[in-house]
Context: one part of a larger RNA
RNA sequence: CUGGGCGUAAAGCGCGUGUAGGUGGCUUUGUAAGUCAGAUGUGAAAGCCCUCGGCUUAACCGAGGAAGGGCAUUUGAAACUGCAAGGAUAGAGUACGGGAGAGGGUUGUAGAAUUCCAGGUGUAGGGGUGAAAUUCGUAGAUAUCUGGAGGAAUACCGGUGGCGAAGGCGGCAACCUGGACCGAUACUGACACUGAGACGCGAAAGCGUGGGGAGCAAACAGGAUUAGAUACCCUGGUAGUCCACGCCGUAAACGAUGGAUACUAGGUGCAGCGGGUAUCGACCCCUGCUGUGCCGUAGCUAACGCGUUAAGUAUCCCGCCUGGGGAGUACGGCCGCAAGGCUAAAACUC
Numbered sequence: 001c002u003g004g005g006c007g008u009a010a011a012g013c014g015c016g017u018g019u020a021g022g023u024g025g026c027u028u029u030g031u032a033a034g035u036c037a038g039a040u041g042u043g044a045a046a047g048c049c050c051u052c053g054g055c056u057u058a059a060c061c062g063a064g065g066a067a068g069g070g071c072a073u074u075u076g077a078a079a080c081u082g083c084a085a086g087g088a089u090a091g092a093g094u095a096c097g098g099g100a101g102a103g104g105g106u107u108g109u110a111g112a113a114u115u116c117c118a119g120g121u122g123u124a125g126g127g128g129u130g131a132a133a134u135u136c137g138u139a140g141a142u143a144u145c146u147g148g149a150g151g152a153a154u155a156c157c158g159g160u161g162g163c164g165a166a167g168g169c170g171g172c173a174a175c176c177u178g179g180a181c182c183g184a185u186a187c188u189g190a191c192a193c194u195g196a197g198a199c200g201c202g203a204a205a206g207c208g209u210g211g212g213g214a215g216c217a218a219a220c221a222g223g224a225u226u227a228g229a230u231a232c233c234c235u236g237g238u239a240g241u242c243c244a245c246g247c248c249g250u251a252a253a254c255g256a257u258g259g260a261u262a263c264u265a266g267g268u269g270c271a272g273c274g275g276g277u278a279u280c281g282a283c284c285c286c287u288g289c290u291g292u293g294c295c296g297u298a299g300c301u302a303a304c305g306c307g308u309u310a311a312g313u314a315u316c317c318c319g320c321c322u323g324g325g326g327a328g329u330a331c332g333g334c335c336g337c338a339a340g341g342c343u344a345a346a347a348c349u350c
Stems, first nucleotide, its partner, number of pairs: 004321003007304002012318001014201004021194003026087006033081002035077008049065006091191001092188004096183003103177007110154001115149007125136002162169002206247006215241002220236004258317006266295011299306002323350003332343004
């Protein structure tokens, strides 16, 4: 490069916004760059192919003919692609009216519980385990009652429930703010899809500065267990966990499944918004759109399984894979305070 692939065999970037680029719905006219047809020129000789001939034949050789991707010039065609001008509204978007939601940010606030402090009652144990011990307690613990302090997290509701691009989001209230969905009209008129680079977001842990510190708890100490026990169990316990600001940029960042569009049996739950029928009204029943589950047809699949939320049938764009180990390592570069991250080989070996 050509091909084949990417749920689990190697392979979908953690996620988004978007630049270049690639791709792009209906219709009219023009143009003729791509495209198609004809003509002309060129396409050396030799070779290949055809015919004829020369060495006794063949190989070999000679003569003639044909063919030749392509390139250039020229004459045409106008369906498709492109380009130019115009039209329309089914894609996309805007305005309007609704309801849903742990979507994000800031401030405040509530109750339960743990711990600690002070006081009351009260007395010998408490705690912990498989059993114990370390440990706490007559300087009065545990238990119980009252008051107070402080930090963190929000039982029940709670749900294969909801929201968000992903990471993720859960008491309550206010303020600021993003997105999606439904409905009926009006408007713009292809404004679209994807997206190399780029930019932004990105759990936990970790790092820097300053706060905070109730509980939990790496490290650490002790007690057990054990042949040993640098563990599992127990008693303690510091970073950390929390807040502000700034870094880090990783994950089984998973649906191990990139995004968009169209098409292809159904059945049954849940959530949001409608329409019809019914009724005084709420239900019931029928039905539309969106999301989220289960089962399943055709089809697909190595099988498992997937199956209108596709892993089916197709198109467009991006990313990635190419035997195992060496190795996501070395070297170089870029980024980072560091930890390290990103990019990424080879020798050798099976």

Background:
A computed fold for a 350-nucleotide part of an RNA from a metagenome, annotated as small-subunit ribosomal RNA, central domain. It matches the Rfam family "Bacterial small subunit ribosomal RNA". The RNAcentral record of the full RNA draws on SILVA.